[in-house]
Context: one part of a larger RNA
RNA sequence: CCACUUGGGGAAUGGCUCGGUUCGGGCGCCGAAGAAGGUCGUGCCAAGCUGCGAUAUGCACCGGGUAAGCGCAAGGAGCUUUUGAUCCGGUGAUUACCGAAUGGGACUUCCUGCUCUUCGGAGCAAUCCGUGAGGAUAGGGAACCGGGGGAAUUGAAGCAUCUUAGUACCCUGAGGAAAAGAAAUCAACCGAGAUGCCGUUAAUAAAGGCGAUCGAACGCGGCGUAGGGCAAACUGAAUCCUCCCGAGAAAUCGGGCGGAGAUGUGGUGUUGCAGACUCCUCUACAUCUUAACUCGUCAAUCCGAAAUCGCCUGGAAUGGCGUGCCACAGAGGGUGACAGCCCUGUAGGGAUACGCGAGAAAGAUGAUUCUGGAUGUUCUAGAGUAUUGCGCCUUGGAUCUGGCGUGAGAAGCUGGGAGCCAUUUGCUUCCAACCCUAAAUACGACCCGAGACCGAUAGUGCAGUAGUAGCGUGAGCGAAAGCUGAAAAGCACCCUUAACGGGAGGUGCAAAGAGCCUGAAACCAGGUGGUGACAUCAUUAUGCAGCGUGCAAGGGACGAAGCUCGAAAGAGUGGACCGACGUUGCAUUAUCCGUUUCGAAUAACGGGCCAGGGAGUUCGGAUCGAUGGCGAGGUUAAUCGGGAAACCGAGCAACCGUAGGGAAACCGACAAGUCCGCAGCCCGCAAGGGUCAGGGACGAGGUGGGCUCGCCUGUAGUCAUCGGUGAGAGACCCGAAGCCAGUUGAUCUAGGCGUGGAUAGGUUGAAGCCCAGGGAAACCUGGGUGGAGGACCGAACCCGUGUUGAGGUGCAAAUCACUGGGAUGAUCUGCGUCUAGGGGUGAAAGGCCAAUCUAAACUGGAUAUAGCUGGUCCCCCCCGAAACUACUCGCAGGUAGAUCUCGGACGAGGCAGACGAUGGGGUAGAGCGACCGAUCAGACAUUUAGGGGGAGAAAUCCCUCGGUGUCUUGUCAAACUCCGAACCUGUUGUCGCCGUAGACUCCGGGAGUGAGCGUAUGAGGGGUAAGCCCUGUACGCAAAAGGGGAACAACCCAGCCUCAAGUUAAGGUCCCUAAAUGCUGACUAAGUGUUAAAGGGUAAAAGGAGUCCUCAGUCUAAGACAACUGGGAUGUGGGCUUAGAAGCAGCCACCAUUCAAAGAUAGCGUAACAGCUCACCAGUCAAGAUUGUGGGCCCUGAAAAUGGACGGGGCUAAGUCAGCUACCGAUACUUGGGAGUACCGGAAGGUAAUCUGGUAGGGGGGCGUCGUGUGCGGGCGGAAGUUCGGCCGUGAGGUCGAAUGGACCGCAUUCGAAUGAGGAUCCUGGUGGGAGUAGCAGCAAAGAGCGGUGAGAAUCCGCUCGGCCGUAGGGGCAAGGGUUCCUCGACAAUGUUCGUCAGUCGAGGGUUAGUCGAUCCUAAGACGUUCCUUAACCGAGAACGUCGAAAGGGUAAGCAGGUUAAUAUUCCUGCACCGUCGCGAUCUCUGCGCACAUCCUGACGCAUCUGGGUAAGCUGAACAGGAGCGCCAAUCUGUUCAAGUGUAUAAGCCUGGGAAGAACCGUAAUGGUGAGAACCGGGCGAAAGCACGAGUAGGAGGGCGAAGGCCCUCUUCAGCCUAUCCCUGGUGCCCGUGAAAAGGGGUGUGCUAAACAAUUGCGAUGUUCGUACCAAGAACCGACACAGGUGCCCCUGGAUGAGAAGUCCAAGGCCUGU
Repeated sequence: CCACUUGGGGAAUGGCUCGGUUCGGGCGCCGAAGAAGGUCGUGCCAAGCUGCGAUAUGCACCGGGUAAGCGCAAGGAGCUUUUGAUCCGGUGAUUACCGAAUGGGACUUCCUGCUCUUCGGAGCAAUCCGUGAGGAUAGGGAACCGGGGGAAUUGAAGCAUCUUAGUACCCUGAGGAAAAGAAAUCAACCGAGAUGCCGUUAAUAAAGGCGAUCGAACGCGGCGUAGGGCAAACUGAAUCCUCCCGAGAAAUCGGGCGGAGAUGUGGUGUUGCAGACUCCUCUACAUCUUAACUCGUCAAUCCGAAAUCGCCUGGAAUGGCGUGCCACAGAGGGUGACAGCCCUGUAGGGAUACGCGAGAAAGAUGAUUCUGGAUGUUCUAGAGUAUUGCGCCUUGGAUCUGGCGUGAGAAGCUGGGAGCCAUUUGCUUCCAACCCUAAAUACGACCCGAGACCGAUAGUGCAGUAGUAGCGUGAGCGAAAGCUGAAAAGCACCCUUAACGGGAGGUGCAAAGAGCCUGAAACCAGGUGGUGACAUCAUUAUGCAGCGUGCAAGGGACGAAGCUCGAAAGAGUGGACCGACGUUGCAUUAUCCGUUUCGAAUAACGGGCCAGGGAGUUCGGAUCGAUGGCGAGGUUAAUCGGGAAACCGAGCAACCGUAGGGAAACCGACAAGUCCGCAGCCCGCAAGGGUCAGGGACGAGGUGGGCUCGCCUGUAGUCAUCGGUGAGAGACCCGAAGCCAGUUGAUCUAGGCGUGGAUAGGUUGAAGCCCAGGGAAACCUGGGUGGAGGACCGAACCCGUGUUGAGGUGCAAAUCACUGGGAUGAUCUGCGUCUAGGGGUGAAAGGCCAAUCUAAACUGGAUAUAGCUGGUCCCCCCCGAAACUACUCGCAGGUAGAUCUCGGACGAGGCAGACGAUGGGGUAGAGCGACCGAUCAGACAUUUAGGGGGAGAAAUCCCUCGGUGUCUUGUCAAACUCCGAACCUGUUGUCGCCGUAGACUCCGGGAGUGAGCGUAUGAGGGGUAAGCCCUGUACGCAAAAGGGGAACAACCCAGCCUCAAGUUAAGGUCCCUAAAUGCUGACUAAGUGUUAAAGGGUAAAAGGAGUCCUCAGUCUAAGACAACUGGGAUGUGGGCUUAGAAGCAGCCACCAUUCAAAGAUAGCGUAACAGCUCACCAGUCAAGAUUGUGGGCCCUGAAAAUGGACGGGGCUAAGUCAGCUACCGAUACUUGGGAGUACCGGAAGGUAAUCUGGUAGGGGGGCGUCGUGUGCGGGCGGAAGUUCGGCCGUGAGGUCGAAUGGACCGCAUUCGAAUGAGGAUCCUGGUGGGAGUAGCAGCAAAGAGCGGUGAGAAUCCGCUCGGCCGUAGGGGCAAGGGUUCCUCGACAAUGUUCGUCAGUCGAGGGUUAGUCGAUCCUAAGACGUUCCUUAACCGAGAACGUCGAAAGGGUAAGCAGGUUAAUAUUCCUGCACCGUCGCGAUCUCUGCGCACAUCCUGACGCAUCUGGGUAAGCUGAACAGGAGCGCCAAUCUGUUCAAGUGUAUAAGCCUGGGAAGAACCGUAAUGGUGAGAACCGGGCGAAAGCACGAGUAGGAGGGCGAAGGCCCUCUUCAGCCUAUCCCUGGUGCCCGUGAAAAGGGGUGUGCUAAACAAUUGCGAUGUUCGUACCAAGAACCGACACAGGUGCCCCUGGAUGAGAAGUCCAAGGCCUGU
């Protein structure tokens, strides 16, 4: 590592079902007499559900029923019951609070009144009706129903009319049904006779961008049936109602008071054949009530046959065997396995309360009532109606549906409406403008029954406390979760452990042992077998071998393995194993699966694994086929009858067919005539012939204004079942972003409103004022004072600039650090409140409106739509594509054609190929002196009219460029051709191939495809680039395996059923690796190469004294080429230039001489010379040398990123070229066995050389799952399921064996399906790897020692030391939370470790108020009633009323100390105060009380300053204390205390005097004064202070006592500083002027009464609700014990300091920023 096995884990499978679902039947409203629905209670112990309601798991009575009962629910304790409980049926009583909610109010289940009272209780809302008494309404209900409003997605392949659709939704109303309804209706010259519903008419008439679509009626068949009443005419109170009295069972009647009614109660009358009025005739009923009586029906309920017979198995019998019995009962369920006879029931039968129904009987009421007829100069018969113009909506309604708006507007019986355009005439029919009306019909909250429905991921979302838990502010969303056993017999006792647990033991048929039936898989362990440090692996398949397994299910003594022969089958020999399974090795082979694609191992997408679920269904209609029935006919629909059912019968409405043509009017078909001819039949040996159904052609006919034409005619349909297909429906499944409707949200955020709060400290120094100086003045200057400012600096607070820092699976779904902006203002902020989705709000960014915003969220229309993506489930057999053409708002899609498949018809030809004949063609090529159009060079000629230049006076001439013509010369063309192949093609002849085993053709059903790609070749585009683009032809891949090419869709070979043996192809033969280290001749030395070509990394220009070959020159024994030796000179240093220039910087010239030869010098060199070489010459040497052209191989040129590729090793051939011979090599070919398919045959059987690759797709046949009917079987002596194994079949699959399991299951056949899974980023559950990983460290902080407890201590407790915060991390509150508070016990979980601890778990306890809040008042605002408004519901407005603030608006009254484990301004002690009531006293004769009016107060901004105080702090003294005793010094600690009562001044104001101007007084500042300053006096008047309170308080020290406790002493002064706190007043500012009410007080007027009020003393009374705890680095909001957020300061000491900054410390807290 693989396999098996034993377990764990998990919950599939099987079995079960108190649940669901569908259908059928029944039944169908509740409520002010308080509903539906809820909240809270209720039990001995009680959290949930059920029941019930303070009479509370229940009470009373009647009936039934019988032995137990106290619900689910088992326990403990107790109780009820034969005096009949519990239980079942019926009728009553009680029935808290909310809710229409109704005395008033409210933030729902709470608060709070008034009246009456027999003291128990009752009543009190609004609106409407009624004189009144009294009555009615409201609100709820699943769907159904009527009415009023009324979308959009969608379809139209776009979209606007149209459609979706009058649908969804909203509003409103009613009922068990609703609505409709008794013709001013239809019809058509015949007639019908209210409405509704079903079938049909009919996918018709009609509507319609005449598109998509939409769509009646008459009539007919059925279900069910039912008709009545007013107004009017005439009459004229003849009428009716409440209450009271009386009779009665009631109906009803009599009497009385009152009322209604002449704007008419009652009678009559209701129709088209009228009625009234007038006259005549005629008849006896209609309606209502039910006490007693009879009958029926009817609740709980009662009766109801026959085995607990024998034996066997078993824990148990209902099983097996045997023997009986019942049956109007063999439906079902239960009982220890399957029961007619055990129980319950079943068939059948009985009984009754309330109620209901019927009968009989009795009673009551009613009119001269009903029917018929006659008479006519009488009367009556529904008005802004009928009708109509215009506009809009609606309808199938078209000019002719219905409605609304607006305008016009009748008739009146001699009348009016309708009859699908109008008008007229006629005919037919009906009588509007008033009302009521059952049934047939719809639906299902509720009850009952049933099922070819589901069986726990199914079926309802829910088989369990389910609309629960949970999520969300809210609307709303919304789960999971069934099973011990027959019976709890639910494991006593013992051992062990701190405990949990474990062991042993017992119960039970079985541990099935508690989320417990069965108990699969993933996954995790232990054991066993094989194997292992080899190895190269998409882990496969085949063959062989080693080791191991091997009870059975397989073969095998009718002969296995092995061996021999044979290609094989097989034969012989042999004498007991073989096959099989596990694993390992070797050999060959071999890149997942699905999808999308031209093409996928792809580094394209999806898939961690397992289990279960998961997608072409159903309906009506259309069309085609198969099968079946009947057949010129076929079939019924609704409905009805029968039946237990299957089903049978009736039903003739209607449909299809039987005749067509035509727009219509309208007209209206075969001679079976002729010919051809297949199959069949007959003749024939054959060839062939005859006849010839069906078939074809002709003819004939019908019809059509089209007539040489179109359609039709010599009869086949129809119904059913099954199958295929398209359209409609969600329509194979999953998937949008979106659109519309109705609701929910301003606890986040934006803005407004109301009411509150906050802002350390420092700086600057505006106006104004004063003084000084100057000036005539205006005014200026200086110094002070003063304290302005969208002023400055800077904490709290608000914000969020930069680091583009940290973090970025975070501390955090926006944080941290440092830095930064504002910080008296357009500032920040709490609470309350308002604005809502095409809307708000917005100093405006499309910002914000609950982590959501270029249109929120939630639910619905809704399964929106998706030409787009993904997925779409068992097997075998036959055939088998297209990626093209046309059209298309078409290019990712469709429709038609082509192409594929299946079926049918006909009946003889068809065709890819080869050769020939005969036509057609204009390409390749070629040519242009043949057109056309380009085009090189020149010559000659020409040019009165081309350009330029020149000469001349001009004519004119000359030159040049250009034009034209001829000639010579050089070139071109896809849209040039005087020519012109190969090649293609028509017809035809001969071969060839296919075809009667049916080709070709035609008809019909079903498709798929309409993205193509590669190679070769012909063109084009591009760059004669592309694995490029567009095309023709061929082949291939697609959809094709096998062999070769290293590997590799298309290249080469080759087209695959299956099993064997052989032979070859391409390609190969040194090893890997089967086959030649083969042969002959060359070349290469570069590892060149070892590559058929290709897209695969390939090479060029240019080079090579590399080498081989060919050819052609030149030199060469008169000595070449190379090498070596020697020479390489002279005029001269040529001239010029130059500082110099000598062969050699530069310029000019480049001569001459000597020579064998030697340049006025080719190179190096020097400053210039010099020097060294070269050219050139000679010698030595000795035979080839040298140059060029062409060819083969080779070399250079030659560069890519980790080291790398001839396939590798390697090779000097095993490379290259040429030739030759063998061999290997495939699913090809050959041969043999087998299978299938097609065909032939009646069959047996046969034939196939020419059949069996296959995607999309078509066709055919099967396997399995679940259920129904029928038949037959299995099973406790062991079913299903599960696990492992053997065998069979081409396969889906089947079968057998052994275990487990413990009650059901199968086979055949028919029918019917929610019928087959690996995939959908599928759904649900489980479980892996990642991983013992990340994290539990990172922010400015910290712990250590000793001791204790405990089974166990870094973490709990105690002590000591150390450390941290200290405008907080201390203390007190609000919101919010809701018991977290305290105590005891506990540690399974929670706590990022631990835990003895805890904000955890269990139990118990805890919140005490006249004075603190609520309560009361009003604010912004909200709500209600009435009015107004709206289609309605909402909403706006008006009047009136009510509500609306718990810190912190206004607002009677309490402080100090003590006390508890946990509360205190609440308890206790002490001392106070307020309201109300009572009693008394005092006071004054003032005046009280009520109503109205009026005034004051309550009562208010910001900034700044004066004055007076206090808290707090500091300093000093004194006293006390600081652990052995004493003394001294220093140092530390303490030395405190309220409300209340009394007491008084300041500022300011009032008042009496007083009297002032070149003035006086005064302030911090401004200022004040004859409207009276200064000055003098009186009064009112604050916080404070002081006194009492106050000592038995508190504190400190000491003493006594065992303790509770008791006793003693002390607690005293002075000074400094000083608030942001308290009081007081002043000033400034404003385009800003800074709440209301309750309450309190005063005055006036009126009324009443003779008391009250006021003060004071005493007494009584002060209900209800909140009160615990946290208030945050763990109790709140952020999913968390979360570095975030959250209001008030409310309080905050010392040192330093301006400071609430910073740093250090105190009190206090913490070391758990776990």
Large-subunit ribosomal RNA, half A from a Thermoplasmata archaeon, 1714 nucleotides, folded computationally. The coordinates come from a structure-prediction model, not an experiment, and the mean pLDDT is 81. It matches the Rfam family "Archaeal large subunit ribosomal RNA". Rfam 15.1 lists 2,955 matches to the family in 1,139 species.